[in-house]
RNA sequence: CCGGGGAGCUCGGGUCAGCCGGGCUGAGAGGGCGACCAUCGCGUCGCCGACCCGUGGAACCUGCUCUGGGUAAUGCCAGCGGAGGGAG
Numbered sequence: 001c002c003g004g005g006g007a008g009c010u011c012g013g014g015u016c017a018g019c020c021g022g023g024c025u026g027a028g029a030g031g032g033c034g035a036c037c038a039u040c041g042c043g044u045c046g047c048c049g050a051c052c053c054g055u056g057g058a059a060c061c062u063g064c065u066c067u068g069g070g071u072a073a074u075g076c077c078a079g080c081g082g083a084g085g086g087a088g
């Protein structure tokens, strides 16, 4: 330089459409801008940003509506796992 990837769980407030704030784990928990549904879920999408990762034993996805432990709850921890896939 180019490319890959995720953004969960939970509580409260609110003048309830496109909001505000707190707690847990984590590198990161949707930070900014814009768009869409009146089938309204506090939803989805696009671009940009931050962060992680780029040949693989762990970025991430699948198996997984899995198993064990723990928690207010959750991929919170461990197993599965030298399983399969995964971007120079």
Base pairs, nucleotide, nucleotide: 001088002054003053004052005051008024009023010022011021012020013019018040031048032047033046034045035044036043037041060085061084062083066079067078068077069076
The RNA shown here (TPP riboswitch aptamer (THI element)) has 88 nucleotides and comes from Cryptosporangium aurantiacum.
The RNAcentral record of the sequence draws on Rfam and Ribocentre.
NCBI's taxonomy places the organism under Bacteria, Bacillati, Actinomycetota, Actinomycetes, Cryptosporangium.